[in-house]
RNA sequence: GCCCAGGUGGCGGAAUGGUAGACGCGUGCGUUUCAGGUGCGCAUGUCGCGAGGCGUGCAGGUUCGAGUCCUGUUCUGGGCA
Numbered sequence: 001g002c003c004c005a006g007g008u009g010g011c012g013g014a015a016u017g018g019u020a021g022a023c024g025c026g027u028g029c030g031u032u033u034c035a036g037g038u039g040c041g042c043a044u045g046u047c048g049c050g051a052g053g054c055g056u057g058c059a060g061g062u063u064c065g066a067g068u069c070c071u072g073u074u075c076u077g078g079g080c081a
Base pairs, nucleotide, nucleotide: 001080002079003078004077005076006075007074010025011024012023018064026044027043028042029041030040031039045054046053047052057073058072059071060070061069
């Protein structure tokens, strides 16, 4: 230099162009226990008192609608020379 794959909450990791974050882990609160662990219930991106807004590396584009399609760019991993 060329080619391929990938970047999504605190972590891993899903999502056929149609409710973004299922599921698991972790954490907080409650419950169970003499206590701890285990189990169970609820909550857990961000801004806002709230209604609501924003959020998939970054910047654009297509579309009624984009994490997903297109272009550029950046970073990570792999391959070729």
Annotation: A computed fold for an 81-nucleotide RNA from an uncultured Prevotellaceae bacterium, annotated as transfer RNA. The sequence was found in a public genome assembly. It matches the Rfam family "tRNA".